[in-house]
A computed fold for an 82-nucleotide RNA from a Puniceicoccales bacterium, annotated as transfer RNA. The coordinates come from a structure-prediction model, not an experiment, and the mean pLDDT is 80. It matches the Rfam family "tRNA". By type it is a transfer RNA. Lineage of the source: Bacteria > Pseudomonadati > Verrucomicrobiota > Opitutia > Puniceicoccales. It was read from a public genome assembly.

RNA sequence: GCCCGGAUGGUGAAAUUGGCAGACACGCUGGAUUUAGGUUCCAGUGCCGCAAGGCGUGGGGGUUCAAGUCCCCCUUCGGGCA
Numbered sequence: 001g002c003c004c005g006g007a008u009g010g011u012g013a014a015a016u017u018g019g020c021a022g023a024c025a026c027g028c029u030g031g032a033u034u035u036a037g038g039u040u041c042c043a044g045u046g047c048c049g050c051a052a053g054g055c056g057u058g059g060g061g062g063u064u065c066a067a068g069u070c071c072c073c074c075u076u077c078g079g080g081c082a
Base pairs, nucleotide, nucleotide: 001081002080003079004078005077006076007075010026011025012024019065027045028044029043030042031041032040046055047054048053058074059073060072061071062070
C1' cells in the first nucleotide's frame, strides 16, 4: 500500500428484510428474608429536564417518512496478502 472483519449503557452481548435501540446475562442501587453476611425473591438502573418532552449506536456528512443497519470520508482495534 491493498483486502476482510470489528467499534452499541458500568461489563459481556442482541436487534438477521431499514420499522419501539439496549433484549438476555452480569454488575450496581433500594427493599424483603437473616443476629450478620451469603443464597433466594421483588423493584429500579443511558444522558438532560420539576414536568411535558428532547437527545443518545467510534467521529463527520448523505439517502429515506424512517438508519445501529444503506452510501461517502475519517479515527481506532484485530486479521490476511505482498